Predicted 3D model of a 1468-nucleotide RNA (small-subunit ribosomal RNA) from an uncultured anaerobic ammonium-oxidizing bacterium. Its Rfam family is "Bacterial small subunit ribosomal RNA".
RNA sequence: GACGAACGCUGGCGGCGUGCUUAACACAUGCAAGUCUACGAGAACGAGGUAGCAAUAUCUCUAUUAAAGUGGCGCACGGGUGCGUAACACGUAAGCAAUCUACCUUUGGGUCUGGAAUAACUUCGAGAAAUCGGGGCUAAUACCGGAUAAUGCAGCGGCACCGCAUGGUGAUGUUGUUAAAGUUUAAGUAAUGCCUUUAGAUGAGCUUGCGUCUGAUUAGCUAGUUGGUAGAGUAAUAGCCUACCAAGGCGACGAUCGGUAGCCGGCCUGAGAGGGUGAUCGGCCACACCGGAACUGAGACACGGUCCGGACUCCUACGGGAGGCAGCAGUGGGGAAUUUUGCGCAAUGGGCGAAAGCCUGACGCAGCAACGCCGCGUGGAGGAUGAAGGUGCUCUGCAUUGUAAACUCCUGUCGGCCGGGAAGAAUCGGCGGGGUGCUAAUCAGCCCCGUCUUGACUGUACCGGCAAAGGAAGCCCCGGCUAACUCCGUGCCAGCAGCCGCGGUAAUACGGAGGGGGCAAGCGUUACUCGGAAUUACUGGGCGUAAAGCGCGCGUAGGCGGUCGAGUGAGUCGGAUGUGAAAUCCCCGGGCUUAACCUGGGAAUUGCAUUCGAUACUGCUCGGCUAGAGUGUGGAAGAGGGAAGCGGAAUUUCCGGUGUAGCGGUGAAAUGAGGUAGAUAUCGGAAGGAACACCAGUGGCGAAGGCGGCUUCCUGGUCCAACACUGACGCUGAGGCACGAAAGCGUGGGGAGCAAACAGGAUUAGAUACCCUGGUAGUCCACGCUGUAAACGAUGAGAACUAGAUGUUGGGGGGUAUAACCCCUCAGUGUCGCAGCUAACGCAUUAAGUUCUCCGCCUGGGGAGUACGGUCGCAAGAUUAAACUCAAAGGAAUUGACGGGACCCGCACAAGCGUGGAGCAUGUGGAUUAAUUCGAUACUAACCGAAGAACCUUACCCAGGUUUGACAUCGAUGGUAAGCCCGAGAGAUCGGGCCCUCUCUCACAAGGAGACCUGAAGACAGAUGUUGCAUGGCUGUCGUCAGCUCGUGCCGUGAGGUGUACGGUUAAGUCCGCCAACGAGCGCAACCCUCGUCCUAUGUUGCCAGCGAGUAAUGUCGGGAACUCAUAGGAGACCGCCGGUGUAAGCCGGAGGAAGGUGGGGAUGAUGUCAAGUCAGCAUGGCUCUUACGCCUGGGGCUUCACACAUGCUACAAUGGGCGCAACAAAGGGCACCGAAGCCGUGAGGUGGAGGCAAUCCCAAAAAUACGCCCCCAGUUCAGAUUGCAGUCUGCAACUCGACUGCAUGAAGGCGGAAUCGCUAGUAAACGCAGGUCAGCUAUACUGCGUUGAAUACGUUCCCGGGUCUUGUACACACCGCCCGUCAAGUCACCUGAAUUGUCUUCACCCGAAGUCCGUGGCCUAACCGUAAGGAGGGAGCGGCCGAAGGUGAGGGGAGUAAGGGGGACUA
Repeated sequence: GACGAACGCUGGCGGCGUGCUUAACACAUGCAAGUCUACGAGAACGAGGUAGCAAUAUCUCUAUUAAAGUGGCGCACGGGUGCGUAACACGUAAGCAAUCUACCUUUGGGUCUGGAAUAACUUCGAGAAAUCGGGGCUAAUACCGGAUAAUGCAGCGGCACCGCAUGGUGAUGUUGUUAAAGUUUAAGUAAUGCCUUUAGAUGAGCUUGCGUCUGAUUAGCUAGUUGGUAGAGUAAUAGCCUACCAAGGCGACGAUCGGUAGCCGGCCUGAGAGGGUGAUCGGCCACACCGGAACUGAGACACGGUCCGGACUCCUACGGGAGGCAGCAGUGGGGAAUUUUGCGCAAUGGGCGAAAGCCUGACGCAGCAACGCCGCGUGGAGGAUGAAGGUGCUCUGCAUUGUAAACUCCUGUCGGCCGGGAAGAAUCGGCGGGGUGCUAAUCAGCCCCGUCUUGACUGUACCGGCAAAGGAAGCCCCGGCUAACUCCGUGCCAGCAGCCGCGGUAAUACGGAGGGGGCAAGCGUUACUCGGAAUUACUGGGCGUAAAGCGCGCGUAGGCGGUCGAGUGAGUCGGAUGUGAAAUCCCCGGGCUUAACCUGGGAAUUGCAUUCGAUACUGCUCGGCUAGAGUGUGGAAGAGGGAAGCGGAAUUUCCGGUGUAGCGGUGAAAUGAGGUAGAUAUCGGAAGGAACACCAGUGGCGAAGGCGGCUUCCUGGUCCAACACUGACGCUGAGGCACGAAAGCGUGGGGAGCAAACAGGAUUAGAUACCCUGGUAGUCCACGCUGUAAACGAUGAGAACUAGAUGUUGGGGGGUAUAACCCCUCAGUGUCGCAGCUAACGCAUUAAGUUCUCCGCCUGGGGAGUACGGUCGCAAGAUUAAACUCAAAGGAAUUGACGGGACCCGCACAAGCGUGGAGCAUGUGGAUUAAUUCGAUACUAACCGAAGAACCUUACCCAGGUUUGACAUCGAUGGUAAGCCCGAGAGAUCGGGCCCUCUCUCACAAGGAGACCUGAAGACAGAUGUUGCAUGGCUGUCGUCAGCUCGUGCCGUGAGGUGUACGGUUAAGUCCGCCAACGAGCGCAACCCUCGUCCUAUGUUGCCAGCGAGUAAUGUCGGGAACUCAUAGGAGACCGCCGGUGUAAGCCGGAGGAAGGUGGGGAUGAUGUCAAGUCAGCAUGGCUCUUACGCCUGGGGCUUCACACAUGCUACAAUGGGCGCAACAAAGGGCACCGAAGCCGUGAGGUGGAGGCAAUCCCAAAAAUACGCCCCCAGUUCAGAUUGCAGUCUGCAACUCGACUGCAUGAAGGCGGAAUCGCUAGUAAACGCAGGUCAGCUAUACUGCGUUGAAUACGUUCCCGGGUCUUGUACACACCGCCCGUCAAGUCACCUGAAUUGUCUUCACCCGAAGUCCGUGGCCUAACCGUAAGGAGGGAGCGGCCGAAGGUGAGGGGAGUAAGGGGGACUA
């Protein structure tokens, strides 16, 4: 796009079409084929008359009547259906010299004369009926005899002409033979029939060429089969049938068999070629309940005829009968599904008839159905308060629905009502008139004019009028494809879905709504079909790696084929003729208002046939040629093949000698039927089998498989050179035949080594393996089979053409310097490379380039190279499908990631101090609990948020309260703050009392303003409730790793690459060199802070060298400005200098310097990754709660404790502990604060209050350390947990639950398993000090500060992490990836399967209806013959051949069911 459609929702009108696709299933009822002056007989209804009271009888009309019969014509048309049929059934083109044809037209002729019956009718009888039988009467256009007869038909004879073989036609001679029907009329040469004949038309029959689905898992079929002769038979040819004879016929160009199917014009689709289809209309065929058969007839083997068999239905008196909707309606049934038991013969057509007419479910109409196509309408114009309502939002409002509505004006199609009103009708016929015409004449016939008459549809189409916007819109869709977007609901649910795919709490994808888009009386869905699909490729595809070249050759059929000439004209091309039905399609017109629809003309129908012509090409025939192919001559190379013989090295075994304890084997071992019975080793000898080192080479040969010692014999192919010869002999190759590695199989040999299986030893978690010791088939030979391999160049064979360069093998030629050289050429074999090709990779004269010829093969993945069947095979196996299932499977290349490789880096390893064991502290898990609030969970959670949980904090629990609220804004009213006291209560809170005084303006007051308190109703507050996977911001981590990108250009079809790679160098993508790249950005580095040196300036609270004063002593004082220090500003370091090296960058060394190659430290964190962390810091969308999930209060909990983990502290001691004495910092903090001296206390501390808002005073003692003494290796003078008592301090309050002090107590612990952390120099380690938080403190934490102050780095093999390059990849959620098989469970299809069910079909036999044909004694018999007897002819009956259905037996095909078995696919 299309549809004979169906389903869902919806539905105003009209026109034109269409309407059982399924059960060729069964059918009630009605109708669908009759008609006629040929014939005989002739009634009823009705009307009228007569008789009769009436019943009734009778007559006339009706009446050329109805109904029935004989007879004629029709019933073979028209109408239906598509069962069967793969066929001369259909289409197309021919043929019949092998035929028929009623009615019709036409030609010639004829129509004479007789006869016998029979139905109707009547009568008798049988039967339930259907119907039948007997007797009697009668007619014909029914039937029969005779006559006549042709140019008919048949036989015979010659003649002419023609042809396609048999042969045909014409005239002619002769012989034989064959016909008829009448009716009407007064009559006729009238009308109409009848018989014969000629020609035609129409219709039919037969024959032939070509075309016409599918299966080879159907390969052979055929006995009337193929042909002949002679007959039978037919309208006619013919094995159509019969007898005899011969042995043929068909088939790979697909016979036979199986499946499916009516064929065509056409219809749908498509650019076409094609593909699909065969409804309606038209042509042909077939069929008529199923099967068979004939009769009648011009025509049938007959839809509404007959006979028989069968099934089914119906009637029945049970004895018998009847029936056939695949005609029109209609019914049941089946089905997703398909109409009225309508009107009419008015038109068109058909049958009969002279006609009127009758019949006609053909047909014309109407009805039903949106089933389809076409047309029309459901209103038009104006109209902004942009109404109300709805919906949305950024919600005082705006946007949208939307000029939409309302409202105003207008119009009137359709529908409604009223009125008018066609065309389709032409007739036929009758009547009147005219003409023509036959005839003796009139009629008749024919023609014309007038007139009468005929409509189912139908009062329809159409027209006019009236009223009134009044009665008339839905369906689907809105994620992309694909035009159209928002809200709510839902929450991987419910659901959607054509494909991709949506849905797991913000869904444009589900459902609803608003809005929008599309189409519109329809819109969607489903089924089927064509297109897109170049996705079966003729037009118009492919096969190196995506599916696809047979393992290889020889060769049959077939296909294709060099060059010149001649002939032919089959293919090919052109012209003409015939045909290609009509309709359809197309073009130009016409008719319905238009269109659909109908219609006139044309074109087209691409085809087939005949004929004429052309002759380039192809074919065929003939004759030549030599360029293809082949033969000969002369050379050449070679693991080409087969057979026989020979050879040496080595292994093994055996024999002998020498010789002694081991050998062998492996990573290391062990096993060892190896060895003291003498091995291994070594020497000599012997046997036997197999394989042939070096040469040896991308060297050679062969068709491939493959071929390797030497010699001989036999043998195939190839190459080169020059000439001679043959003369296209060629190429390919379906089937076929041969060859065909290894393994394997059969028979017989052989067997040294090796070695599946097997045994043992090892290895290992295991080790049915890898390793070792043994070892059998086999490997070898002969003969036979198998027929497969990644049989690969994953590349079929042959031919031609198309740049080169270089190596190598074989041959030939040439040059020369004669060589181990160079050049040319033919044949082979490699590498690189241009054009071209290719998806890319790549190929590239050995093509995967450009062409030609032939063969093979492919058509998504899996199922499956499997099943079944067949063939081959001894077996193993070879050949080769579908169901079902998935939405992919696959190729090449790209970027990553990962694994491997190369290079490099890092406290990454290595070389030196801890943790893990103990006790305690802290955090976490778990458990517990009324609650033990919440978060953080590998590295990157776990002394983390928390820089301070007794109350508070606090988010948790229990209890008591509260509801506009503890807090913000608005708020009518009332008031004036604040504060103090009393009572109840655990407190929140409640009640009472005292106090009357806020600020500004303003003298005061009043008034006003502000602030504050109270506060009804209500807007709202509030939430540490939820979502970190809706977010902002901030943070962790990779990682302070050196990376991450962009513009332009270039390369690539593209993803993408290049730049950014390579060579160096660096801490660094740092820099340099080179380069199809050139530049740039974010990172690196530098700029910033701090420490280290110097200079300058300033000089208190800091400093004190020199001068002076003073003290027991102290910068204490005068003073000084040098030093330290403080503050600020500068200088300094740049591979700058020198040497070496290097193209350079740079590196190495040195000098100078406080500092040297980034001087140390800090701040600084690229693009990105982890849906990393945080909604409980804050902010914030959505959701949730609102007398509670909010708020207040008291108490409790976060502090629990069998246990597990993490981070720490203190130790285990002598490098130590204790006591005494002495010394040296830095950086900080201090007013609700630090707090000196002094005094008290053993001490925590108390008292005290100087000084200090700080370079001034205080905290403040630094500690390790040094010196001296004690301890003497012990669970101790180590260690300090735990516990008891007594205290101190903070605080409203130390019970749960604080810290500290004193005395007493004195646990584990003696350096820590597997494992594991940090650190490379002022670092580790050790030591103390300060700060924040803070009333106090569970701080051993954290953040800082200084003091003492090491060891080690050979190096980059390994572990971890990272960077660059490269390589592989089936990974991309990216190796924590992907993924295979068994098992378990379920579902589905398939294969097999004991058995079983029905069906189709073949063969053989039996039985054999109807019926044609054949035969026929006897029987029956109107017409003719015969005087008669009888005959001719006919019939029934009987017999025979054939014969449907049926039966029996044996096979074959496909289908169904199925216990059990088998593998496959899918699911989580």